[in-house]
RNA sequence: GGCGUCGGUCAGAUGAUCGCCGGUCGGUAUCCAGACCGGCCGGAGGAAAGUCCGGGCUCCACAGGGCAGGGUGCUGGGUAAUACCCAGUGGGGGCGACCCCAAGGAAAGUGCCACAGAAACCAGACCGCCGUGGUUCGCCCACGGUAAGGGUGAAAGGGUGAGGUAAGAGCUCACCAGUGUCGGUGGCGACGCCGGCAGCUUGGAAAACCCCACCUGGAGCAAGACCAAAUAGAGGAGCGCCUGAGAGUGGCCCGCUCGAGCUCCCGGGUAGGUCGCUUGAGCCCGCGGGAAACCGAGGGCCCAGAGGAAUGAUCAUCACCGGAGAUAUCCGGCACAGAACCCGGCUUAUGGCCGGCGCCGUUU
RNA sequence: GCCCACGUAGCUCAGUAGGUAGAGCACUUCCUUGGUAAGGAAGAGGUUCACCGGUUCAAUCCCGGUCGUGGGCU
Numbered sequence: 001g002g003c004g005u006c007g008g009u010c011a012g013a014u015g016a017u018c019g020c021c022g023g024u025c026g027g028u029a030u031c032c033a034g035a036c037c038g039g040c041c042g043g044a045g046g047a048a049a050g051u052c053c054g055g056g057c058u059c060c061a062c063a064g065g066g067c068a069g070g071g072u073g074c075u076g077g078g079u080a081a082u083a084c085c086c087a088g089u090g091g092g093g094g095c096g097a098c099c100c101c102a103a104g105g106a107a108a109g110u111g112c113c114a115c116a117g118a119a120a121c122c123a124g125a126c127c128g129c130c131g132u133g134g135u136u137c138g139c140c141c142a143c144g145g146u147a148a149g150g151g152u153g154a155a156a157g158g159g160u161g162a163g164g165u166a167a168g169a170g171c172u173c174a175c176c177a178g179u180g181u182c183g184g185u186g187g188c189g190a191c192g193c194c195g196g197c198a199g200c201u202u203g204g205a206a207a208a209c210c211c212c213a214c215c216u217g218g219a220g221c222a223a224g225a226c227c228a229a230a231u232a233g234a235g236g237a238g239c240g241c242c243u244g245a246g247a248g249u250g251g252c253c254c255g256c257u258c259g260a261g262c263u264c265c266c267g268g269g270u271a272g273g274u275c276g277c278u279u280g281a282g283c284c285c286g287c288g289g290g291a292a293a294c295c296g297a298g299g300g301c302c303c304a305g306a307g308g309a310a311u312g313a314u315c316a317u318c319a320c321c322g323g324a325g326a327u328a329u330c331c332g333g334c335a336c337a338g339a340a341c342c343c344g345g346c347u348u349a350u351g352g353c354c355g356g357c358g359c360c361g362u363u364u
Numbered sequence: 365g366c367c368c369a370c371g372u373a374g375c376u377c378a379g380u381a382g383g384u385a386g387a388g389c390a391c392u393u394c395c396u397u398g399g400u401a402a403g404g405a406a407g408a409g410g411u412u413c414a415c416c417g418g419u420u421c422a423a424u425c426c427c428g429g430u431c432g433u434g435g436g437c438u
Base pairs, nucleotide, nucleotide: 001360002359003358004357005356006355007354008353009352010351012318013317014316015315016314017313018312020043021042022041023040024039025038026037027036028035045336049347050346052345053344054343055342056341057220058219059218060217064254065253066252067251069216070215071214072213073212074088075087076086077085078084089103090101091100092099093098104211105210109209110208112204113203126150127149128146129145130144131143132142133141134140135138158176159175160174161173162172163171177201178200179198180197181196182195183194184193185192186191224275225274226273227272235265236264237263238262239261246258247257248256282301283300284299285298287296288295289294320333321332322331323330324329365437366436367435368434369433370432371431374389375388376387377386383421391407392406393405394404395403414430415429416428417427418426
């Protein structure tokens, strides 16, 4: 210097003028509501986004039983909770820094494995090799053995060597790999390490159905509560009136609560306001505990709350980046994006700055 | 704001316990006709099943994310 990897941090600053939204105080006229004027305070984000998870909150029985459905799936910890985070185990990728993993069960069952190939799951025999028999004596035929070699495939049922054999084969043996099991040992644990034994070698896929373990009620602030306004339950049809129609929650059943009206057609009326609404698992500072995520106590602070609409513009000075120029200086640029019940995560979009580490090249 | 569904040929739609994707209309060429339409025969068109990853030997299909389109909720 180039390429890469991990982490942190900022999201232009200050002042002036003119505005916009919310709150609060004061004044003006007024019965109030509201209006106008003035002062003060506050006014987007790291993702406000996607709505993918988890919670708070609200209502339905402060949610009950069963079925169905959904989710999660190594271990320990964190948390209000999680599919998130931290630390580790095992596996995989990379020369490396480092990164990734939906990581229980395929010897519980069912189904699948196209094409090719002899055979694709209780394995099998096309070529080849070997034996026996036949023979028209050929690059031949029949029967049997075999799975070393060839060929097909994503995948052909351990690997290497030796023994053995008609030829071969875990058929036997040695070593290696795996699996199971027994013992020892370290660890809270997942699991690791050491040694023995068993020829045991069992295919893949569960992000196919499924089994096992654990979790899970539903809806969402258009939740929901209150006030105001409105009126015709007039007509027709069907069902029911305590042996119960129907309603109240989720797909169903039970249970629970209410229950004398309910459903459809036709016709009519209203459709405004207030609360929920932002003090919260809140932010900042240093301290203590912990390896970390995180937790504890102390001090300080109040920081958007809308109608779908506000959160801006101009000027000056400075900062950052790029270009021009000898300098002075001049010109241009400054990403992604825009709160609406609130939080914790994840994912996606995006411009800089700083630092740690790795690899390669060059110089000393 | 909240909750759902969908994206396959030019158009309208099929498809799947994962095995290499079709139908109708439209298009091209030929036959038929004096010519056109209708009819008949043959053919082309998807290169990546909206896009990006993952699982798998293999993905239109299964899982996750992104983009787009449509619908519902006082």
Molecule: RNase P RNA; transfer RNA
Organism: Desulfobacca acetoxidans